The prediction has a mean pLDDT of 89. A computed fold for a 352-nucleotide part of an RNA from a metagenome, annotated as large-subunit ribosomal RNA, domain IV.
Context: one part of a larger RNA
Formats: sequence, structure tokens, C1' cells
RNA sequence: CCCUGGUUAAGGAACUCUGCAAACUGACACCGUAACUUCGGGAGAAGGUGUGCCCUUUAGCGUGAUCCGAUUUACUCGGUGAGCGUCGAGGGGUUGCAGAGAAAUGGGGGUUGUGACUGUUUACUAAAAACCUAGCACUCUGCGAAGUCGAAAGACGACGUAUAGGGUGUGAUGCCUGCCCGGUGCUGGAAGGUUAAGGGGACGAGUCAGCGAAAGCGAAGCUCCGAACCGAAGCCCCAGUAAACGGCGGCCGUAACUAUAACGGUCCUAAGGUAGCAAAAUUCCUUGUCGGGUAAGUUCCGACCUGCACGAAUGGCAUAACAACAUCCCCGCUGUCUCGAUCAGGGACUCA
Repeated sequence: CCCUGGUUAAGGAACUCUGCAAACUGACACCGUAACUUCGGGAGAAGGUGUGCCCUUUAGCGUGAUCCGAUUUACUCGGUGAGCGUCGAGGGGUUGCAGAGAAAUGGGGGUUGUGACUGUUUACUAAAAACCUAGCACUCUGCGAAGUCGAAAGACGACGUAUAGGGUGUGAUGCCUGCCCGGUGCUGGAAGGUUAAGGGGACGAGUCAGCGAAAGCGAAGCUCCGAACCGAAGCCCCAGUAAACGGCGGCCGUAACUAUAACGGUCCUAAGGUAGCAAAAUUCCUUGUCGGGUAAGUUCCGACCUGCACGAAUGGCAUAACAACAUCCCCGCUGUCUCGAUCAGGGACUCA
């Protein structure tokens, strides 16, 4: 010097990103216990008092000696209740620094955020606000179900049958969930347009019987090319649908101080953000402004609204209980600190 422990005057978080770590608390009995609340909780809330040993009194419980009585004379029944055990309560006394005498054994309270809760997770840096969840909604599926695995057979779904099964989203509960179907998707429609294979076979071409003096023409057959026309779904088209994917404006003017704009004008859009909330786990400017808390507060709490860039099941806003979650404050407590000191054990180091 390092590690692991013990103690520490006065102060008591001044330490620090943060009370990290440590300390305090702790058992049992009794008293007592707030806001809030889904009436279950919160709650061991908080906050107090007692606890050893000896003597004595006494309630209950267990066991049941002894003795008494009864008769149906029995391994009978009823009563009595000593002693012993056990668990409480009261009174008196006594003792130590200390009586839950050691060990083990909650520190507490307030505020806010997030997630309802119990649960699950990155085996070896993350336990969480992430995942799940009950509840809610949409959608598919009529049974040889949809869906999934598998060239198939077959199997699961399910020895189930729409109060069932699959998929997706949201995520207890309470109050609610606004507007937009133009785009994309899905569902439905079938008049018209487009349209494949296939059907169809016009025109044209090669060949050669024949004709012709020749140039050439050229039937049938075979072969090649292959126009019109007839051809579904799909797409175009027409509707519906947002708890489908998603989206939810700008400029200018206006009231008898000023300021502001209930009001008006205009452009654009499919429609222009409703309720609620808001400097927020979202706010750049920003340590916004005001209030509270502190002597002093970039954090915190309550408001305001100028929302760079909240917003309604990609859910909005509240919410008791819960949380090894996150923020701030207070009480208690302490070597975290002022600021160090000291003790013990084990290392390191020196020597053998």
C1' cells in the first nucleotide's frame, strides 16, 4: 500500500451523477393508526408502551389419584376433585450499564412519471416503462372448416362445431374514442374498354399435273405464313369500408386606449385535429413565464399555452392497489463527507 471486518470526539449528506456504500429499524404482546379507495384495501401505515428473576393470588385447558352415590353388577354410569402438565391475567418484591441481555429478525413518510396487477425476458455487461396478461374490437372459418406441416398419403386444428377455432390490433377498471374513402389495401358489382392459351381461317407464298412458241399462268394435294372474328380472371371502371394502411391547412382584415379577435374575405384540400391533455419519457428557442419548496433550486411540484414537432384501440385522459422501475422532498440514521485516526485478520514487501 491492497483486501475483509470492528470502533471513533464535534458536526450529520456539507460527500456524490445519485445517501452509492454503511448505519439506523428489527422479535412477540398491547394501545393506536391519515389522505385516498375499485370498500377488498391503504396497514406491520405513522406513532407509542411492555418484555429478566423471586414470592403470592387467580381464570381456562389437559390428565385424573382418592372418596361418595346409583343400578341393569359392568372393561358400567354420575359426582368429587388431590397431584402433575400447559397457557394466560393481577398484586408485591428484587437486580444489572443493559432483561426480545447472544444469533437470526422491516428504516419510515410525502410528491410526481410509467406500466393496472401476479408473471416473463437479453444462459455470460440491460429485469425495465420492454414482453405477456384478463378485458375490448375488427376480420376469416358452416365442417372433408379456415389455418398449419407435408410433392403425396396423412396429421394437427379437434374425437372440437360460430358461447367454437385461426389471424391482427389494443391492453385491468372508469369516462370516452371526433372528421376524412382522394391514395394504398380489402369486400362487392358487372354495362363498357383492354386481354392469354385456344378456336377460326381470309390474304399471301413454295412445290408441280396441265396450258402456252416463249414470257408466264397455274387446279387438286402436300407444306409455310397466318388477317378479321369468338376467347376468362385480372387491370381500367362503379360502389362500400378507417378499433383497415394511413391523413387530419395557409394568407389578409376587423371591436370607442392599447392589446386581442367572437366576426368577415380569399386560396387550397379527401378532410382540415373534436373531447381531453400539454415546456410533457414529446418543447428547438429554454434555466420559457408565474407560483411553491431552499439563505441560495438548469432538477422537482402546481399553473399558463407561444403544442419547433400531443391527441383519441399505431388508443386519449383519469385511476385505488402493486413495482429489486424512474424523479424530487422530509424525518431518523450514520466515517459518504469536514478529515482523518485507530484496532484485528489476510495479502503484498523484507529476511530465513
Annotation: Its Rfam family is "Bacterial large subunit ribosomal RNA". Rfam links the family to the GO terms ribosome and structural constituent of ribosome.